About this RNA: This is a predicted structure of an 80-nucleotide RNA (Glycine riboswitch aptamer) from Streptomyces otsuchiensis. Rfam family: Glycine riboswitch aptamer. From the family's description: This family represents the bacterial glycine riboswitch. The prediction has a mean pLDDT of 76. The source organism's lineage runs through Bacteria, Actinomycetes, Kitasatosporales, Streptomycetaceae and Streptomyces.
[in-house]
C1' cells in the first nucleotide's frame, strides 16, 4: 500500500412546472450537508533571507450528496 469481511453519520423530497392510474419521475429556484475526490493554510522543515516542504475529522465547496439504496473518511480482524 492492495484485497476481503464486518461496523460505519451528515444534510428539504420543501416551493414551481410537467408526466403519471397510484408509489414516484424528470427539469427549475432556493435552503443544507461533507467522511469518495479536489484544493487551502499553521506549526515545523530547507536556511544568511527569498524560496522549498508542508497534515488534517479544520476551511473552502468545484464536484459528490440532502426518501431509499450505492459510495464513503475512520475502525477492527484475516491475508499478501
Nucleotide at each position: 500500500c492492495g484485497c476481503g469481511c464486518g461496523g460505519g453519520a451528515g444534510a428539504g423530497c420543501c416551493c414551481c412546472c410537467g408526466a403519471g392510474a397510484c408509489c414516484u419521475c424528470g427539469g427549475g429556484g432556493c435552503g443544507c450537508c461533507g467522511a469518495a475526490g479536489g484544493a487551502g493554510c499553521a506549526a515545523g522543515u530547507c536556511c544568511u533571507c527569498c524560496c522549498u516542504u508542508g497534515a488534517a475529522u479544520c476551511u473552502c465547496u468545484c464536484a459528490g450528496g440532502c426518501c431509499g439504496a450505492c459510495c464513503u473518511a475512520c475502525c477492527g480482524c484475516g491475508c499478501g